[in-house]
C1' cells in the first nucleotide's frame, strides 16, 4: 500500500425567529363552602432512540388463595461460569468451513419402543440374485483321440434347470466399513495386516464437556427426534384497557340455572384439595365517553480504583434525565460539516481551491427494566490475519 | 397499548401420519343457433405472502419478516 476479518462508537453542529407538551415562579382576572380551583399572560427550566420498532423471550409491578397437588400442555437441551431471570452473555469442548485472522452449529438419546424413507431399483433395514462370476445336472452343436461302429473320453461354444456368490456393473439422497493379501469352484471379516469407527476394561490430564495412550472383542446395528416418543431441568393464570379511589348519568325487561341436594367464581383444559359464596349466564334495551393515583429514583447513568482470562461483581465519587391521553419533542432561514453532478482556475496528474445545484438514513416513547431479532444514508477509532514493497 | 387469527389460480375456498396442489364460479377456444344466452366438449391457469434453515425431498416442520383481519374501557 492492497485485500480480508473482528470489535467499539457517533449517527449532523451553532445561531435567530415562530410553534408544541411537562414543571416551577411572578403578577392579573374570575369563581369560592376561604382549604383552594380555573383561565390566559410573562419569565426560568426540561423535552425520544440505538433501535423508542417487531412483541420473540425473561423479570419487576398489580390482581386473582398464602400461588397448592396430579394429569395434560408448553419450553429449554455440549460443559463450566455470569445474571433478578432468560431461548441472553462470557470462556472452553466437539463437529463443519477457511491458507490465516476468524466464522457457523435448534450441539441430549436412533443397541427403550412405534413410525417414515416417494420415484427409480432385484433389494430400503439386522435386506437383496436383475446383469455378471462359479461349479453341478440335462439337451444340442463343433473339434481331437479311441472304437467291438452301438458309442465312449477330453476340450470348447450355446440353451434350460436347481444352486452358490454381495468382489464388479446398474438404481438411488442413502445399498449393511476401506485398502492390500491369504483363501476358494467363484467369492465373502471367512481369515490376516494396516487404517477408520463402535463397545468394554484400564491408565494419565482436566471442576467438567472431553482429550491422549494401552489392551480386548470381527462388534461394523444406515438416515430422520425442526415425526411420535424417551431422559434431564424449568413453567399457576392474566395483563397498566392490570389494579385502586372519587365524581356523574340512566330504566329496566325476558328466559334458564341456583341459595347447604351449593349455581357461580378463584382469567386457557380435566381431576382433587382449599377458599369465597347469593346470585350467575344469555338476549333485548339504557347511561357515561370524566378526574386522581398507579407514573417516572431505579437490577439507574457516568467516571475512578480493586478482583476476575472474560461475561460480571465489589467499592468510592458524581449526576437527576420526557411523561402525553385525539396523544408534545416540530418548522423556516443563515453559517459550518459530509457525499455527488456540473462549471472555472491550478497542478509535481495523486489532487487542491472557488462557485452553483441536489442529497444527508432507519425510524419515533405510552407501566418500567434486561436481552434477542429486524431496519439504517454516511462517518470515526482500535485489534488481528495474508500478500507485496521500503528501511 | 395488550391479546388472538389469516395469507393457496382472476374470485370464494379444500388440501395430514412431508412424496411433483385441486374444486366451484370466472377466462379463452371449438360445437350447437340466423344471432345472443343457456347447454355440450376442450384448454390455460400457481414465486402456496416473502427470506433462511431441518430433510434425499417442505403448502405442510422450525425460524425471521411483511401485509391484512378480529377482540379487549366503565356503570347499571
Nucleotide at each position: 500500500u492492497g485485500g480480508g476479518c473482528c470489535g467499539g462508537c457517533c449517527g449532523g453542529g451553532c445561531g435567530a425567529c415562530c410553534g408544541c407538551g411537562g414543571u416551577c415562579c411572578g403578577a392579573c382576572a374570575c369563581c369560592u363552602c376561604c382549604g383552594g380551583g380555573u383561565g390566559g399572560c410573562g419569565g426560568g427550566u426540561c423535552g425520544a432512540g440505538g433501535a423508542a420498532g417487531g412483541u420473540c423471550c425473561g423479570g419487576g409491578c398489580u390482581c386473582c388463595a398464602c400461588a397448592g397437588g396430579g394429569c395434560a400442555g408448553g419450553g429449554u437441551g455440549g460443559u463450566g461460569g455470569c445474571c433478578a431471570a432468560c431461548a441472553g452473555c462470557c470462556a472452553c469442548c466437539c463437529g463443519g468451513g477457511g491458507a490465516a485472522a476468524c466464522c457457523c452449529g435448534c450441539g441430549g438419546g436412533a443397541c427403550a419402543g412405534u413410525g417414515c424413507c416417494a420415484c427409480a431399483g432385484a433389494g430400503a433395514a439386522g435386506a437383496g440374485a436383475c446383469c455378471g462370476c462359479c461349479g453341478c445336472u440335462c439337451c444340442c452343436c463343433c473339434g481331437u483321440g479311441c472304437u467291438u461302429c452301438g458309442g465312449c473320453a477330453c476340450g470348447g461354444a450355446g440353451g434350460a434347470g436347481a444352486g452358490g456368490u454381495a468382489a464388479g456393473g446398474g438404481u438411488g439422497a442413502a445399498a449393511c466399513g476401506g485398502u492390500g493379501g491369504u483363501g476358494c469352484a467363484a467369492g465373502a471379516g471367512a481369515c490376516c495386516a494396516c487404517c477408520a469407527g463402535u463397545g468394554c476394561g484400564c491408565c494419565a490430564g482436566g471442576u467438567g464437556a472431553c482429550u491422549g495412550a494401552c489392551g480386548c472383542a470381527g462388534c461394523u446395528a444406515g438416515g430422520c427426534a425442526a415425526a411420535c416418543c424417551c431422559c434431564a431441568c424449568c413453567c399457576g393464570g392474566a395483563g397498566c384497557a392490570a389494579g385502586a379511589u372519587c365524581a356523574g348519568a340512566c330504566a329496566g325487561g325476558a328466559u334458564g340455572c341456583g341459595u347447604u341436594c351449593g349455581a357461580g367464581g378463584g382469567c386457557g383444559g380435566c381431576c382433587c384439595g382449599c377458599c369465597c359464596g347469593a346470585g350467575c349466564a344469555u338476549c333485548c334495551g339504557g347511561g357515561u365517553a370524566g378526574a386522581u393515583c398507579g407514573c417516572a429514583c431505579c437490577a439507574g447513568g457516568c467516571g475512578g480504583c480493586c478482583g476476575g482470562u472474560a461475561a460480571c461483581g465489589g467499592u468510592c465519587g458524581u449526576c437527576g434525565c420526557a411523561g402525553a391521553u385525539g396523544g408534545a419533542u416540530g418548522g423556516u432561514c443563515g453559517c459550518c460539516c459530509c457525499g455527488c453532478c456540473c462549471c472555472g482556475g491550478u497542478u509535481u496528474c495523486g489532487g487542491c481551491c472557488g462557485g452553483u445545484g441536489c442529497g444527508g438514513a432507519c425510524a419515533g416513547a405510552a407501566c418500567c427494566c434486561g436481552g434477542c431479532c429486524u431496519a439504517c444514508a454516511g462517518g470515526c477509532c482500535g485489534a488481528c490475519c495474508c500478500a507485496c514493497u521500503c528501511g | 397499548g395488550c391479546c388472538g387469527g389469516u395469507g393457496u389460480a382472476g374470485c370464494u375456498c379444500a388440501g395430514u401420519u412431508g412424496g411433483u396442489a385441486g374444486a366451484g364460479c370466472g377466462u379463452u377456444c371449438g360445437c350447437c343457433u340466423u344471432g345472443u344466452a343457456a347447454g355440450c366438449g376442450a384448454a390455460a391457469u400457481g414465486u402456496c405472502g416473502c427470506g433462511g434453515g431441518u430433510u434425499c425431498g417442505a403448502c405442510u416442520c422450525c425460524u425471521g419478516u411483511c401485509a391484512c383481519c378480529g377482540g379487549c374501557u366503565c356503570c347499571a